A computed fold for a 73-nucleotide RNA from a Candidatus Microgenomates bacterium, annotated as transfer RNA. It was read from a public genome assembly. Its Rfam family is "tRNA". The prediction has a mean pLDDT of 80. NCBI's taxonomy places the organism under Bacteria, Bacteria candidate phyla, Candidatus Microgenomatota.

């Protein structure tokens, strides 16, 4: 240079065009405890990489741009 893949909470990842974007753990409050840990409860915590397009509607489809992985040259 080409061709894949994959970029979503802090971290690992869900998410077949139709909503208010979810789950674990981490962390914060609470119950329990002599104190902790566990265990249970409960809230936060996302401009879904970035720009543009299609579409009544987009994390989802398109076309650029960047980032890391992997495969050829």
């Nucleotide at each position: 240079g080409c061709c894949u893949c994959a970029g979503u909470a802090g971290c690992u990842c869900a998410g077949c065009g139709g909503a208010u974007a979810g789950a674990g753990c981490a962390g914060u409050g609470g119950u329990c405890u002599u104190c902790g840990g566990a265990a249970c409860c409960a809230a936060a915590g996302g401009u879904c990489g970035g720009g543009g397009g299609u579409u009544c509607g987009a994390a989802u489809c398109c076309c650029u741009c960047c980032u890391g992985g992997g495969g050829c040259a």